[in-house]
Transfer RNA from a bacterium, 76 nucleotides, folded computationally. Rfam family: tRNA. Gene Ontology term of the family: triplet codon-amino acid adaptor activity.
RNA sequence: GCGGUCGUAGCUCAAUGGACAGAGCAGCUGACUACGAAUCAGGAGGUUGGGAGUUCGAGUCUCCCCGACCGCGCCA
Numbered sequence: 001g002c003g004g005u006c007g008u009a010g011c012u013c014a015a016u017g018g019a020c021a022g023a024g025c026a027g028c029u030g031a032c033u034a035c036g037a038a039u040c041a042g043g044a045g046g047u048u049g050g051g052a053g054u055u056c057g058a059g060u061c062u063c064c065c066c067g068a069c070c071g072c073g074c075c076a
Base pairs, nucleotide, nucleotide: 001072002071003070004069005068006067007066010025011024012023013022018056028042029041030040031039049065050064051063052062053061
C1' cells in the first nucleotide's frame, strides 16, 4: 500500500431499516448484618468512534476520515 472483519454504558455483549438503544458484571444508594462478604431492592450511567449523505425514519444502508485486529504485498 491492497483486501477483509470490527468500533454501541467503566468492562463483556445484544438490538429484523419501523418511532422510545437494552442485558449481565462493575460502580452508587438503601435493606439485611455486631461489622463485613454474600443476598435482596432501587436509582444512575450512552453525542451508538468522528463527519456527510440516502430515507418518512439510520446503531443498522452509502461515502470520507480516525482507530483495532487478520491476511496478502513492497522496501530494508